Model confidence (mean pLDDT): 88 of 100. Large-subunit ribosomal RNA, domain IV from Humibacillus xanthopallidus, 352 nucleotides, folded computationally. Lineage of the source: Bacteria > Actinomycetes > Micrococcales > Intrasporangiaceae > Humibacillus. Rfam family: Bacterial large subunit ribosomal RNA.

[in-house]
Context: one part of a larger RNA
RNA sequence: UCGUGGUUAAGGAAUUCGGCAAAAUACCCCCGUAACUUCGGGAGAAGGGGGGCCCUGAUCGUGACCCCACUAGCUGGGUGAGCGUGAUCGGCCGCAGAGACCAGGGAGAAGCGACUGUUUACUAAAAACACAGGUCCGUGCCAAGUCGCAAGACGAUGUAUACGGACUGACGCCUGCCCGGUGCUGGAACGUUAAGGGGACCGGUUAGCCUCACGGCGAAGCUGAGAACUUAAGCGCCAGUAAACGGCGGUGGUAACUAUAACCAUCCUAAGGUAGCGAAAUUCCUUGUCGGGUAAGUUCCGACCUGCACGAAUGGCGUAACGACUUCUCCACUGUCUCAACCACGAACUCG
Numbered sequence: 001u002c003g004u005g006g007u008u009a010a011g012g013a014a015u016u017c018g019g020c021a022a023a024a025u026a027c028c029c030c031c032g033u034a035a036c037u038u039c040g041g042g043a044g045a046a047g048g049g050g051g052g053c054c055c056u057g058a059u060c061g062u063g064a065c066c067c068c069a070c071u072a073g074c075u076g077g078g079u080g081a082g083c084g085u086g087a088u089c090g091g092c093c094g095c096a097g098a099g100a101c102c103a104g105g106g107a108g109a110a111g112c113g114a115c116u117g118u119u120u121a122c123u124a125a126a127a128a129c130a131c132a133g134g135u136c137c138g139u140g141c142c143a144a145g146u147c148g149c150a151a152g153a154c155g156a157u158g159u160a161u162a163c164g165g166a167c168u169g170a171c172g173c174c175u176g177c178c179c180g181g182u183g184c185u186g187g188a189a190c191g192u193u194a195a196g197g198g199g200a201c202c203g204g205u206u207a208g209c210c211u212c213a214c215g216g217c218g219a220a221g222c223u224g225a226g227a228a229c230u231u232a233a234g235c236g237c238c239a240g241u242a243a244a245c246g247g248c249g250g251u252g253g254u255a256a257c258u259a260u261a262a263c264c265a266u267c268c269u270a271a272g273g274u275a276g277c278g279a280a281a282u283u284c285c286u287u288g289u290c291g292g293g294u295a296a297g298u299u300c301c302g303a304c305c306u307g308c309a310c311g312a313a314u315g316g317c318g319u320a321a322c323g324a325c326u327u328c329u330c331c332a333c334u335g336u337c338u339c340a341a342c343c344a345c346g347a348a349c350u351c352g
Stems, first nucleotide, its partner, number of pairs: 001347008010338002014336001019333001027051005036041001038170001052092003060084003066078004070073001093097001105331007112323002117129002133168007145154003171318004176248003181245002183241005190236003196230002202224004208217003249267005276310001277307001288304005
C1' cells in the first nucleotide's frame, strides 16, 4: 500500500449518474391495520406491546384406577389420579431474556407489461417472447396445411364446440371515416391473349409439254411459308372486402374593446383523424407556460394544447393484483460522504 472482515465522536446521502455498497429490519404470540379493489385482495399493510429464570398455578384439553346403574354392551353416569396447557400475583439476575446461529426494511406517486411463466449457454432477464381471452381467413374429410421424387406419414385413430394460418393480447369502456391504389374474393357479356386446330393464298423441286433450244409453262408426290376462323387461365372490365396492406388536407374572411372564431367562401381528395389521450418510452423549438414538492428541481407529479411528427386489434384510453423492470419522493438506517482513524487476518514491499 492492497485485499477480506470488525468498530467509530458529531453530523446523517452533504457522496454518487443513481443510497451502488454497507447499515438497519428479521422469529413466535397479542393488539391494531388506510387509500383503492375485479370483493378474492391490498395485508406480515402501516404502527404498537410481550418473550429469560424461580414461586404460584386459574383455565382448558386428555383421562387411568375405582364406584353406581341397567337394556349386560366396543353401554350410560359419577369421582377424578397422572400428563399436557399455561392466565394471574409476587420475586431474582444481567448492559442486553426470539441473549449465539438463523432470520422481511417500510411508505407515497408515476410509466410499461394484466398476471405465474420464457429468453440472448459465455457482456442484455426487460417495457422483448409467451399467455388465457378477442377477431379475421382457410378447411366437408382420401379436409386444408406440412414432410417426401414416390410409396407413405403427420394432421388424427381427430371431423367445423375440430384442425391449419394471420393479427391482437387478462378485465372494463370502446374500436370512427376511406375500397381511389395494392392484395384477396366473386362475376362473366365484351376487348386482349399461347401452343394446338384450321388451312385461303403464295412459293421450292420436276415427269411432261412448248420453243427461235436462250428460255417458258408445269400435274402428282415431297416440301417451305402461311391469312380468315376456332381456342384457357390471366390481364383489361364490373362489383364486394380495412380486427386485409394501408390512408385519414389546404387557403381566405367573419362576433358591439381586444383576442378568438360557433359561422361563411373557395381549392383539392378515395376519405379528410371521430371517441379518448396529449411537451407523452412519442414535443424539434424546450429547462414550453402555470401550479405542487425543495432554501435552491434540465428529472418528478398535476394541468394547459401551439400534437415539428398521438389515435383506435400495426389496437385507443383506464385498471385492482403482480414485477431481481424504469422514474420521483419520504421515514428508518448507516464510514456513501464531511474525513478519516484504529483493530484482526492475508498478500505485496523493506530489513534480517